[in-house]
Context: one part of a larger RNA
RNA sequence: CUGGGCGUAAACGCGUGUAGCUGCCUGCGAGUCGAGUGUGGAAUCCCAAGGCUUAACCCUUGAACUGCAGACGAAACUGCCUGGCUAGAGUUCCGGAGAGGGGUGGCGGAAUUUCCGGUGUAGAGGUGAAAUUCGUAGAUAUCGGAAGGAACACCAGUGGCGAAGGCGGCCACUGGACGGUGACUGACGCUGAGACGCGAAAGCGUGGGGAGCAAACAGGAUUAGAUACCUGGUAGUCCACGCGUAAACGUUGAGUGCUAGGCGUCGGGGGUAUUGACCCCUCCGGUGCCGGAAUUAACGCAUUAAGCACUCCGCCUGGGGAGUACGGCCGCAAGGCUAAAACUC
Numbered sequence: 001c002u003g004g005g006c007g008u009a010a011a012c013g014c015g016u017g018u019a020g021c022u023g024c025c026u027g028c029g030a031g032u033c034g035a036g037u038g039u040g041g042a043a044u045c046c047c048a049a050g051g052c053u054u055a056a057c058c059c060u061u062g063a064a065c066u067g068c069a070g071a072c073g074a075a076a077c078u079g080c081c082u083g084g085c086u087a088g089a090g091u092u093c094c095g096g097a098g099a100g101g102g103g104u105g106g107c108g109g110a111a112u113u114u115c116c117g118g119u120g121u122a123g124a125g126g127u128g129a130a131a132u133u134c135g136u137a138g139a140u141a142u143c144g145g146a147a148g149g150a151a152c153a154c155c156a157g158u159g160g161c162g163a164a165g166g167c168g169g170c171c172a173c174u175g176g177a178c179g180g181u182g183a184c185u186g187a188c189g190c191u192g193a194g195a196c197g198c199g200a201a202a203g204c205g206u207g208g209g210g211a212g213c214a215a216a217c218a219g220g221a222u223u224a225g226a227u228a229c230c231u232g233g234u235a236g237u238c239c240a241c242g243c244g245u246a247a248a249c250g251u252u253g254a255g256u257g258c259u260a261g262g263c264g265u266c267g268g269g270g271g272u273a274u275u276g277a278c279c280c281c282u283c284c285g286g287u288g289c290c291g292g293a294a295u296u297a298a299c300g301c302a303u304u305a306a307g308c309a310c311u312c313c314g315c316c317u318g319g320g321g322a323g324u325a326c327g328g329c330c331g332c333a334a335g336g337c338u339a340a341a342a343c344u345c
Base pairs, nucleotide, nucleotide: 004316005315006314007299008298013198014197015196016195020190021189023085024084025083027081028079030078031077032074033073034072037069038068039067046062048060050058051057088188089185090184091183092182093180094179095178100174101173106170107169108152113147114146115145116144117143118142119141123134124133160167161166205241206240207239208238212237213236217232218231219230220229253312254311255310256309257308258307261290262289263288264287265286266285267284268283269282270281271280295300318345319344320343327338328337329336330335
């Protein structure tokens, strides 16, 4: 390199996008194909005959020289340009669904904590049982008021939305998807090395904030020990900018087409109908369970494929050493990305 693979050993965490691939019809005829013409030095190679006693060698014909050029013809495929089409893609109009987003700002109530005041008195907390702890300087309980931060009970659902990470109180701003019906554009599409952007939690830097919770830590218990339990409690958790990793998982790259069904559910449309929060039939888009052919080493998967095909990207090549060393790039750091070998089984 070819090949074989990638749910379990191998799918970049996700997207936007330059090179690759690309619908139907017409013309063109560059590539492509056909027959013929010209040319394709000699030698070499091949065939036949001849000459050195044979051979190597030499010599005479023939064939060949797979090529090139110009002219003629074909039009399936690739291709350039041209004209056209509407099934891909998109736009417009109408409609409803949704924790999609950031931001601001404001708003809302429940609860915890703290503070102030009232009532009130000896306990309260906590546990398997206790103690540390709080409380006669008036706690716990209860009523009224105030402050502040964080999170949004019920609704809530193998419900919804988002490319992924992820997203739940309300209002304003804003992106996408979906359904319906005509009209419009006319291949405008798919994928995507590099590149660029987004990217949970923890951690880091600067500044703010700090109610509750709570690594570390302290104390009290239990115990063989007690890092678990209890009482406290600091970083952190929250906000504004940097890091770029996760079991970033469906452990399953994206797109398109095709291939039996059954039962749910979400959004929308149409039909039927004794208007009914129903019910039944059906179409489109999601999301689940079961199951057939096929497939698979098996488990399983099975129209949301791991089936049958095509396009493009990424990745794998026995286990360990090792996602490590060295070098390079990035980062404030922590570290990340790229990425071996010796040796060993």

Record summary
A computed fold for a 345-nucleotide part of an RNA from an uncultured bacterium, annotated as small-subunit ribosomal RNA, central domain. Its mean pLDDT, the model's own confidence on a scale to 100, is 80.